[in-house]
Context: one part of a larger RNA
RNA sequence: UCCGGCGAGUUAUCGUCAGCGGCUUGGUUAAGGCCUUACGGGCUGGAGCCAUAGGGAAACCGAGUGUUAAUAGCGCGCGUGUCGUUGGCGGUAGACGCGAAACCUUGUGAUCUACCCAUGAGCAGGUUGAAGCGCGGGUUAAGCUGCGUGGAGGACCGAACCCACUUGGGUUGAAAACCGAGGGGAUGACUUGUGGGGAGGAGUGAAAGUCUAAUCAAACUGUGAGAUAGCUCGUUCUCUCCGAAAUAUAUUGAGGUAUAGCCUCGUGCCACUAUGCACUGGGGGUAGAGAGACUGAAUCGGACGGGGGCUGUUCCAACGGUACCUCGCUGAACCAAACUCCGAAUACCAGUGUAACUAUCACGGGAGUCAGACUGUGAGGGAUAAGCUUCAUAGUCGAGAGGGAAACAACCCAGAUCACCGGUUAAGGUCCCAAAGUCAUACUCAGUCACUAAGGAAGUUAGAUUGCAGUGACAGCCAGGAUGUUGGCUUAGAAGCAGCCACCAUUUAAAAAGUGCGUAACAGCUUACUGGUCGAGCAAUCUUGCGCCGAUAAUGAUCGGGAGUAAGUAUGACACCGAAGCCGUGGGCUCAGAAAUGAGCGGUAGGAGAGCGCUGUACGGGAGAUACAAGCCGGACGGAAACGACCGGUCGCGGCCCGUACAGGUGAUUAUGCCGGA
Numbered sequence: 001u002c003c004g005g006c007g008a009g010u011u012a013u014c015g016u017c018a019g020c021g022g023c024u025u026g027g028u029u030a031a032g033g034c035c036u037u038a039c040g041g042g043c044u045g046g047a048g049c050c051a052u053a054g055g056g057a058a059a060c061c062g063a064g065u066g067u068u069a070a071u072a073g074c075g076c077g078c079g080u081g082u083c084g085u086u087g088g089c090g091g092u093a094g095a096c097g098c099g100a101a102a103c104c105u106u107g108u109g110a111u112c113u114a115c116c117c118a119u120g121a122g123c124a125g126g127u128u129g130a131a132g133c134g135c136g137g138g139u140u141a142a143g144c145u146g147c148g149u150g151g152a153g154g155a156c157c158g159a160a161c162c163c164a165c166u167u168g169g170g171u172u173g174a175a176a177a178c179c180g181a182g183g184g185g186a187u188g189a190c191u192u193g194u195g196g197g198g199a200g201g202a203g204u205g206a207a208a209g210u211c212u213a214a215u216c217a218a219a220c221u222g223u224g225a226g227a228u229a230g231c232u233c234g235u236u237c238u239c240u241c242c243g244a245a246a247u248a249u250a251u252u253g254a255g256g257u258a259u260a261g262c263c264u265c266g267u268g269c270c271a272c273u274a275u276g277c278a279c280u281g282g283g284g285g286u287a288g289a290g291a292g293a294c295u296g297a298a299u300c301g302g303a304c305g306g307g308g309g310c311u312g313u314u315c316c317a318a319c320g321g322u323a324c325c326u327c328g329c330u331g332a333a334c335c336a337a338a339c340u341c342c343g344a345a346u347a348c349c350a351g352u353g354u355a356a357c358u359a360u361c362a363c364g365g366g367a368g369u370c371a372g373a374c375u376g377u378g379a380g381g382g383a384u385a386a387g388c389u390u391c392a393u394a395g396u397c398g399a400g401a402g403g404g405a406a407a408c409a410a411c412c413c414a415g416a417u418c419a420c421c422g423g424u425u426a427a428g429g430u431c432c433c434a435a436a437g438u439c440a441u442a443c444u445c446a447g448u449c450a451c452u453a454a455g456g457a458a459g460u461u462a463g464a465u466u467g468c469a470g471u472g473a474c475a476g477c478c479a480g481g482a483u484g485u486u487g488g489c490u491u492a493g494a495a496g497c498a499g500c501c502a503c504c505a506u507u508u509a510a511a512a513a514g515u516g517c518g519u520a521a522c523a524g525c526u527u528a529c530u531g532g533u534c535g536a537g538c539a540a541u542c543u544u545g546c547g548c549c550g551a552u553a554a555u556g557a558u559c560g561g562g563a564g565u566a567a568g569u570a571u572g573a574c575a576c577c578g579a580a581g582c583c584g585u586g587g588g589c590u591c592a593g594a595a596a597u598g599a600g601c602g603g604u605a606g607g608a609g610a611g612c613g614c615u616g617u618a619c620g621g622g623a624g625a626u627a628c629a630a631g632c633c634g635g636a637c638g639g640a641a642a643c644g645a646c647c648g649g650u651c652g653c654g655g656c657c658c659g660u661a662c663a664g665g666u667g668a669u670u671a672u673g674c675c676g677g678a
Stems, first nucleotide, its partner, number of pairs: 001678006011093013026050003032044004054061002064076004096234002099231001103224001105222001107220002115197008123188001125157003128153001132149006161185003165182005200216001202212002237611006247260005261369002263366006273359002275355008288342001289340002295336002299332004304328005309322005372397010402413003417587004422583003428577003431562003437574007449564001455549002459546002462543007476533005482506003487501003512527001516525002588601005612667001614664009631650005637644002
C1' cells in the first nucleotide's frame, strides 16, 4: 500500500416548537392499593401539576394595577386549553467517535545505575632509586661531600583488569550502543565479589539535570476516569426544491462565542408596501475650482516703517550706517485631507405616475457564516513598492461547469434538467498544426509585429508656418577677400585672432579694426562677404503616423510552434468558424393553474421534502417432492437513483420470500483508525 470484517448524533430526564391523536361538562393522574396473566396488562388512587387574572419589591388593589400630588402621561395587563405520541432543537448527564501533555491519591521498585556501610578478592614482567642508615673524606664538632645500603611514590614502561580519546565498518545492525585498528589508567581519589542502607517533589549526585530496572526538569503500577481538549482528524445509501457567509456590536475577545445581518421551512398579511424606470421637490460641501472670501503654507521683486543684532561719530545722551534677523505694507505668480466667496455628476430622502412569470413585511422552528481572494474604480498606510496592507464601491471566484486568453480559481464571453452524427450566434478567430476569408485604401523593412523609459538620430508618411529663388536661390567648382593699420591700451612681444577699450574711415562687385586653425611675435591656411560657372527648387521651425538606437544573466532556444513582407499595422466592406448561450425535436421533474398552458430545474456550508436497502418482532399471504430457499459464481434484463427481477451453475434440508406496521447495535474509501490476511 491493497483485500475482508469491525468502526462514530445514542439513551434517560426536563423544557420548547411543529405534525398526529384523546378529552374539553377544563385536562391529567404520581406513589400506593386491588385483580389478572401467555407477565403484556386491567381497575382504583385527585395528593400534586398545568389552565381558569393581572399589576406591584411589598402591604395591597383588582379588569385593572404600578409609578405619582394627580383623575395627567407612561409601563405591564384586560379570558382560557390539557394529556399522550412522533419528529426538530435546547438544558442536565461522558452526550457524535478517537486522541493529550498533565493533576490528586494507593502501592511496587536501588537484582540496572549513583552514593554510603560491613566483609572479602585482584593487580605478569620490567624501570627509576626519596627519606633513613653504614663506611670513607672533611670539620674542634656539625653543616657538607664520595661510595654503598635502603626501597618511597595519586613515580615510569607495559599485560591481566578497568575505561572509552580518534577513526573505518555497522546504522530495516550479528547487537535497542556492537565489531576492527589504534588510544588512556594500570599500588590507586584503583578495580571487583557478597551482604546491607536510604525513593518519587523523594533519594543519590568529584554537579552532566546525571542516575533511580532499555523510562527521568519528577519512576513505575492501580484508581478518580469515558479528567479536560474554544484544538487536529474522522463521521457510512439515493434523489428532489431552495440556498448563504467570511460583516456589525460585545467579549481575559481576536483561528472561540453571543445577538443582529445574510439562508431555509411553516403560518399570517395583500397594501399600488418593498423594488426598477420617468418626472417633480429637497438637503449636502465631495470632484473641480478659487485666492482684496477666511485660516495657514510658500516663491521672486519693490519702496517705506516698527523691533532686535552688528557697527561709526562720541564722555554719555543723541544722531548715523548696515549684502544680518524678524514683523508689517505693496506688485506678480502659486499651494492645502484636517482652507472655502463658490461648486457639480452620482448617491440619498420624499411625492406623483408607471412596470413586473418580482419581492418586501410580521410572527414562529432549524441553520451555517464571523481566516475571505483577485480584478476595475475612489482613498488611507507604504517608497502614488509588493501576488503588500486597511476601508468604500461593483464584478467574478468562493459555491460555477462550458468557449476564449498556448498552458492560467478571481480577466473576456456565457450561467450546465436529460438526449440528438440538427440550426444560429458571443468573446475570440479564419496560411498549416486547427473549424473558418476574401476585397479595398494607406503605412511599416525593423521579422518591427512578438516586454520598457528618460534621452538620442538628415529613417520614412502626412500636414502646417516662415523665409530665399530664372532680376538665377541652395550645394559644389573658379576667382577675389583690399587700404589707413602692426587701431589704441597693455606687454619682453600682442601685427584681425592672450587680455582691456573702441569698432571709425577709404577703395570697392565685395571684403569684419575680423569666424576658426596657426606663429615667440610676424608669416601661412580659412570663414563671413562679392563676382563668375551651373540651372530648379532650397533652408529653417512646428505638428503627426509607423519604424531605429537606448535593450545586459546565469542548462537551449522560441510570437503556442511552423512559417509569414503579410499571414504585420491602421481604416473600411461583406462573409464564415466558433460555447453546455439562444433556437429546434423528444423525454423527466418542480411550482402555479380547474384545465389548456406557462415559468423554472449550476451549486459548498446549510434548511426542507420524498425514497432505496439491512437486522429483528407482530399480523396476513406465498413457493416447495423433478423439492425449495439463503449464501457464493456467471450473464448482453428493468428502473431517474439508492437498487430490483430473471436464467444458468454451485450448495444439500438448515430455512426463505412478498405485503402492512413497528423496533433499531441499520448503510464506510479515508479517523498516522482496530483485528485478520496478502